[in-house]
RNA sequence: GGGCCUGUAGUCUAGCCAGGACAGGACGGGAGCCUCCGGAGCUCUAAGCCCGGGUUCAAAUCCCGGCAGGCCCG
Numbered sequence: 001g002g003g004c005c006u007g008u009a010g011u012c013u014a015g016c017c018a019g020g021a022c023a024g025g026a027c028g029g030g031a032g033c034c035u036c037c038g039g040a041g042c043u044c045u046a047a048g049c050c051c052g053g054g055u056u057c058a059a060a061u062c063c064c065g066g067c068a069g070g071c072c073c074g
Base pairs, nucleotide, nucleotide: 001073002072003071004070005069006068007067010027011026012025013024020057029045030044031043032042033041050066051065052064053063054062
């Protein structure tokens, strides 16, 4: 230098191919119920699409350019 893959809450992950309603789940955090206290259980809650641009009525999803990580080639 070239090619391919990956990037979604604090952590892990579904959704992406084939665009559509408030982006879902687990663990963790906070509050409450329960309990003598705690744990377990139950209920509620905060927090996220790597960045910029384009297409579209509408983009996590499609297109372009970057950034970061990984693998391979030279």
Description: This is a predicted structure of a 74-nucleotide RNA (transfer RNA) from a Methanobacteriota archaeon. NCBI's taxonomy places the organism under Archaea, Methanobacteriati, Methanobacteriota. Its mean pLDDT, the model's own confidence on a scale to 100, is 84. Its Rfam family is "tRNA". Its family is annotated with triplet codon-amino acid adaptor activity in the Gene Ontology.